[in-house]
Predicted 3D model of a 93-nucleotide RNA (Glycine riboswitch aptamer) from Rhodospirillaceae bacterium UBA1479. The organism belongs to Rhodospirillaceae, within Bacteria. The model forms 90% of the base pairs in the Rfam consensus. The coordinates come from a structure-prediction model, not an experiment, and the mean pLDDT is 77.
RNA sequence: UUGAUCGCUGUGGGAGAGUCCGGUCCACGUAUGGCCGGCGCCGAAGGAGCAACCGCCCCGGAAACUCUCAGGCACCCGGACCGCAGCAGGAUG
Numbered sequence: 001u002u003g004a005u006c007g008c009u010g011u012g013g014g015a016g017a018g019u020c021c022g023g024u025c026c027a028c029g030u031a032u033g034g035c036c037g038g039c040g041c042c043g044a045a046g047g048a049g050c051a052a053c054c055g056c057c058c059c060g061g062a063a064a065c066u067c068u069c070a071g072g073c074a075c076c077c078g079g080a081c082c083g084c085a086g087c088a089g090g091a092u093g
Stems, first nucleotide, its partner, number of pairs: 001093001007087007018039001020038006040073003046069001047067003053061003
């Protein structure tokens, strides 16, 4: 001098599946909502399982695969992941 992985913040994009049925609660500018029960469904918060693979190979780390405990199934919110900007950091050249 360059400034990586990882992390944090802001911002943009971001799928799937019932505005299902019944009961109950306010209001009359939101009953298109909340709560309870039932059945059906989704996977990309989180969680769990197996595994390709990797390692310091006893054992451990591991997915967008699998399961649906949780979460979700009009809008909003959320949302793995990706882009941009900034902060921190300091590998490498």